[in-house]
Formats: sequence, structure tokens, C1' cells
RNA sequence: GCUACCGGCCCAGCCAUCGAUCCCCUUUGGGGGUAGGAAAGUCCGGACAGCGCAGGGCAAUGCACCGGCGAAUAACCGGGUGGUGCGAAAGCACCAACAGAUAGUGCCACAGAAAAUUACUUUCCUGUUUCGGCGGGAUAAAGGUGAAAACGUGGGGUAAGAGCCCACGGUUUGGUUCAGUAAUGGCCCAGACGGGUAAACCUUGCAUGUUGUAAUGCCACGUAAACUAACGUCUGAGGGCGGCUCGCCCGAGUUAGAGGGUAGGCAGCUAGAGGUGCUGAGUAAUCAGCAUCCCAGGUAAAUGAUGGCAUCCCCUGAAAACGGGGACUACAGAAUCCGGCUUAUGCGCCGGUAGCUUUU
Repeated sequence: GCUACCGGCCCAGCCAUCGAUCCCCUUUGGGGGUAGGAAAGUCCGGACAGCGCAGGGCAAUGCACCGGCGAAUAACCGGGUGGUGCGAAAGCACCAACAGAUAGUGCCACAGAAAAUUACUUUCCUGUUUCGGCGGGAUAAAGGUGAAAACGUGGGGUAAGAGCCCACGGUUUGGUUCAGUAAUGGCCCAGACGGGUAAACCUUGCAUGUUGUAAUGCCACGUAAACUAACGUCUGAGGGCGGCUCGCCCGAGUUAGAGGGUAGGCAGCUAGAGGUGCUGAGUAAUCAGCAUCCCAGGUAAAUGAUGGCAUCCCCUGAAAACGGGGACUACAGAAUCCGGCUUAUGCGCCGGUAGCUUUU
């Protein structure tokens, strides 16, 4: 330098003409605005709206180290603990679905004697023997199997051995104290020493009303407030917006069927947990102050087309001139709004990894 991959940032200008649409001022016109970083998925959390003001219980669902930040149960930032990779180490990067295995129940294939009280080989004691071996007892130190097999090293002791005893160390539980907001860590003392798994059931603690803008509210128009059946009005049908149940309240109609009428308009609807710039605080996420701006509101769906300039790249060239050529994209398009997560993707830029080439 090139290629590939990974991660991150940005997301595109100005003018003119014509066209679509909304708002404002106005009246035969004028001014201003107009699709994204993901608008996608509908996954998580909310704002907002309706139901309830009589609730309780159970089930169900979700969360689970500490602190900060935040509207938030979402996300994010920092720290602790544990682990993985690189490295001699210091350290760097990454992961965690991070309460409990001493409440209980399960599971751990195959191999292996045995996967939680088991003995295959070896070792030791002993009886027997045709000297090949066979029987009884002891042991879990050495070996084998395995992902995992009674904490490790050394010594004593023993028939041979064993935390059986001792010293040092390791893991873990509890206690005092020190540091820290805390998780947690350090020193010391005492106890224990055969697992793993809760992303198995489960236990503990905390939390949870729900539906969803086709919510909801208002106006206009129109008919058939009729018909049939069942249940019900004292024995209360039905309803009170996740499930079941108890309780309380409303209640004279309700449910199902067939049939008739209408489906138009307004609000919700965009001035906000808002954007941008500067300053300050903070490790950071983020917060505060000051200034400034108004940046889609369409309703089956508008937000477009053309041309020029600018910008970037290449060639020529002394030149940053002139000239010529090319690129201006990929994924993709609002539908109540906001904060996130996930997925798709490239013009350009930044960083990293790997490979190739080369001394420019």
C1' cells in the first nucleotide's frame, strides 16, 4: 500500500422551474414547513384515555450482588465477586439467566469396583496348596476409569494404612475488629473437610388491576324502541374490562337468532419527560444554568420531478488553474407520542484483526 472481516460515527448541501400537501397572513396574492437511523419487528418500559373507588384470597407472571442515574418495572454508567482468553508478570479485553444445594424431591449417559459408604489391581495379616492358585479378614495411601472418586505437602504412627495425630497451607461457615455509602476485602480467633446441577421441580424475598388511539369524547344523519326463543324481575338473569373464588354494589331487563338503518364530520393529532449551542458539576451514565429554535400531521394515505452549481474520486497538467470522466449511495418510507432493545444495510470517515505485496 492492497484485500477480507469486525466494531463505531455520519447520513448530505445550495439555487431555479414545475407539481402535491399542511399552517399563517391575507385576497384574486404572499410567507413558512414537509419521511429514518433504523420510520422496520410489535419485543421491553412509559405518557395519555376508558373501566373500578370494595375489597380479600389463591393461582399465575416477572425480578434477584452493590451503588448511581432515569418518568420508568426499560435501558445505561461505575464498582464488587466469579469465570474465560492473551501475557513471564503487572495488566488488557470479554462474559455472567450474580438469592438458596444444611427445607425437600429428582438427575449426573458411557466408562469404572463404585457417582454417594463402593473395593477391580496393588498393599498388609492369616489358613491352605498339586506351588499354577484358592479361601477369610484389614485398608482406601499408590494405580486404573471418568467431566468429576473422601482437601494438598511434609513428618509421626501402623501389620499395612487413613486427619488417626502434628506442622504449614487451601476451601468454607461463624465471630471480633479495620477500610469502604454498600456489595465486599484485610488481620486475628473458633468450627468443618465426599461433589455437581435450581437455564430441573422447588424454597425464600420483593413486585404486579387491565384494555389500548380501531383507546376515548362530541356533533350530524337514519331506522324497526319492532319480531322469535331462552333465562330473569320474591327463588336476582346479567353486569361491575386478565383467570378462579369469597364478599360487596348496580340491576329490570339480559343473552342468542333473524331482519332493518347508518357508516359523514370534528377532537384526540403534535409546544414536548422537546431540539440546538455555550458554561459548570461529575470517573461516567447524566444533571443544572443561560441563550436560542418550532423542525410532517396525512386519513388509503401528500412529503415529488428536472436542470445547474457545490462536494468527493480518477485522468491530464508546473499548478489548489483549465478541461474530460465518474460517484452523490445500500437498507428502506411517518400514521398517538416518547425512552430503549433487536434485526437489515453502504457513499464516506475512524479504529482493530488476519492475509498478501513491497523498500516505495
This is a predicted structure of a 360-nucleotide RNA (Bacterial RNase P class A) from an uncultured Bacteroidota bacterium. The sequence was found by an Rfam model in a public genome assembly. Its Rfam family is "Bacterial RNase P class A". Rfam links the family to the GO terms tRNA processing, dimeric ribonuclease P complex and ribonuclease P activity. Rfam classes the family as a ribozyme. The prediction has a mean pLDDT of 77.